[in-house]
Context: one part of a larger RNA
RNA sequence: UGACGGGGGCCCGCACAAGCGGUGGAGCAUGUGGUUUAAUUCGAUGGUACGCGAGAAACCUUACCAGGGCUUGACAUGUGCCUGGAUGUCCAAGAGAUUGGGCAGCCUCUUUCUGAGGCGGGCACACAGGUGCUGCAUGGCUGUCGUCAGCUCGUGUUGUGAGAUGUUGGGUUAAGUCCCGCAACGAGCGCAACCCUUACUGUCUGUUGCUAACAGGCAAGCUGAGGACUCAGACAGAACUGCCGGUGACAAACCGGAGGAAGGUGGGGAUGAGGUCAAGUCAUCAUGGCCCUUAUGUCCUGGGCUACACACGUGCUACAAUGGUCGGUACAGAGCGUAGCGACACGGCGACGUGGAGCCAAUCGCAAAAAGCCGAUCUCAGUUCGGAUUGAAGUCUGAAACCCGACUUCAUGAAGGCGGAAUCGCUAGUAAUCGCGCAUCAGCAUGGCGCGGUGAAUACGUUCCCGGGCCUUGUACA
Numbered sequence: 001u002g003a004c005g006g007g008g009g010c011c012c013g014c015a016c017a018a019g020c021g022g023u024g025g026a027g028c029a030u031g032u033g034g035u036u037u038a039a040u041u042c043g044a045u046g047g048u049a050c051g052c053g054a055g056a057a058a059c060c061u062u063a064c065c066a067g068g069g070c071u072u073g074a075c076a077u078g079u080g081c082c083u084g085g086a087u088g089u090c091c092a093a094g095a096g097a098u099u100g101g102g103c104a105g106c107c108u109c110u111u112u113c114u115g116a117g118g119c120g121g122g123c124a125c126a127c128a129g130g131u132g133c134u135g136c137a138u139g140g141c142u143g144u145c146g147u148c149a150g151c152u153c154g155u156g157u158u159g160u161g162a163g164a165u166g167u168u169g170g171g172u173u174a175a176g177u178c179c180c181g182c183a184a185c186g187a188g189c190g191c192a193a194c195c196c197u198u199a200c201u202g203u204c205u206g207u208u209g210c211u212a213a214c215a216g217g218c219a220a221g222c223u224g225a226g227g228a229c230u231c232a233g234a235c236a237g238a239a240c241u242g243c244c245g246g247u248g249a250c251a252a253a254c255c256g257g258a259g260g261a262a263g264g265u266g267g268g269g270a271u272g273a274g275g276u277c278a279a280g281u282c283a284u285c286a287u288g289g290c291c292c293u294u295a296u297g298u299c300c301u302g303g304g305c306u307a308c309a310c311a312c313g314u315g316c317u318a319c320a321a322u323g324g325u326c327g328g329u330a331c332a333g334a335g336c337g338u339a340g341c342g343a344c345a346c347g348g349c350g351a352c353g354u355g356g357a358g359c360c361a362a363u364c365g366c367a368a369a370a371a372g373c374c375g376a377u378c379u380c381a382g383u384u385c386g387g388a389u390u391g392a393a394g395u396c397u398g399a400a401a402c403c404c405g406a407c408u409u410c411a412u413g414a415a416g417g418c419g420g421a422a423u424c425g426c427u428a429g430u431a432a433u434c435g436c437g438c439a440u441c442a443g444c445a446u447g448g449c450g451c452g453g454u455g456a457a458u459a460c461g462u463u464c465c466c467g468g469g470c471c472u473u474g475u476a477c478a
Base pairs, nucleotide, nucleotide: 001478002477003475004474005473007472008471009470010469011468012467013466015462016461019426020425021424022423023422026317027316028315029314030313031312032311033310034308035307042053043052064303065302066301067300068299069298070297073127077126078125079124080123081122082121083120084119087104088103089102090101091100092099093098107117108116109115129292130291132290133289134288138286139285140281141280142279143277145275150189151188152187153186154185155184156165157164158163169180170179171178195269196268197267198266200237201236202235203234204233205232206231210226211225214224215223216222240263243257244256245255246254247253319419323378324377325376326375327374328373329372335366336365337364340359341358344355345354346353347352385416390411391410392409393408394407395406396405432454433453434452435451436450437449438448
């Protein structure tokens, strides 16, 4: 100087408390451990692994296993020699990779012989290739403490020195934020602001958007028309403790009030200082060293990554009446669409099929929002709750759904009556609840990322648990 203390003081945070809803019990989904296996590829492992890498494992992916092949190689550059336009297509064998054969086709320049060039094939050689090892050799990227308020430097002063001072103190703040004081005076990286979005207003522009007045029309912004309104953007304004009162040290600031769409950082996002964990990643990529080179490279078929006595994590659906079922009816936002979205009509109980308008989309489509509201029914039961499991018949995608897809219909109708010890999230348009979209994607979502609808309860307080900041104290620790 740090670190640590079941030392002290001050102060924060959904840290506790106060509340609301869960997990832990059930069934299923998914990840992991374990076990099994020819293989169940690899990595991630307290917090900071476990719906994680993976934003889609039937083949492919794929790295694993079995079998069948290749050896200048699936891919790159170059050299020498030989050879053929490139290329397209057909037949046979084979699980395919591949092998054998046939047909069509005859490049450019040089006038041609010939030579040169480009492209393809064969042989030989340099070499390729490796998701092989080491994240404890590394770069880059990332997690975490933590969006915590800290981390440092120059000059000066001080101490023999390591160092200290500044950065401590009195107030204050979300903040090393600001004020005052002070052997310090300044400065840098962080904080804040500048950026995006949301909430209000104005100006401009009105089509594909909108419709107040006028006209047409059975009706529909449908048509004429209009720019008022909504909305779409671009620009500008608006909030600064600016104003008033009180407290305070005449300060910084705090408390209350006015006006205001918004008030004290208005809400949300992006933004992560110096460092810590030899944290994670050699399997995104890059890369030192080591290793393989007829194999640890590479191609193919099939299998596996989907196994299942069990254990754990994360979720979905429930256990019902604030509910289930049936009928009617209302209101979003944000997105996506040409190898696409597909209206509408017909067929089918349905998944869907057939035909197919329109739309490269403020124009057309996905598209029905759902909870809600209005009625009807069920009457407390393992039920008209719950839907697992299983049987049968189908639909779609795709060469191909046996291992191993999703969906539909009929039948079947398991556990489950609110969950022990323990444990998680959340402070407001939040929790809870309801649906919608997107990425990936041929197909496949209870996961992920977004979007809106309905919309609470509680916070006395900081004694205690956890984590953190500052000062101080002790130490046989570094």
Small-subunit ribosomal RNA, 3' major domain from an uncultured Spirochaetota bacterium, 478 nucleotides, folded computationally. The full RNA is in RNAcentral, with records from ENA and SILVA. Its mean pLDDT, the model's own confidence on a scale to 100, is 85. Its Rfam family is "Bacterial small subunit ribosomal RNA". Gene Ontology terms of the family: structural constituent of ribosome and ribosome.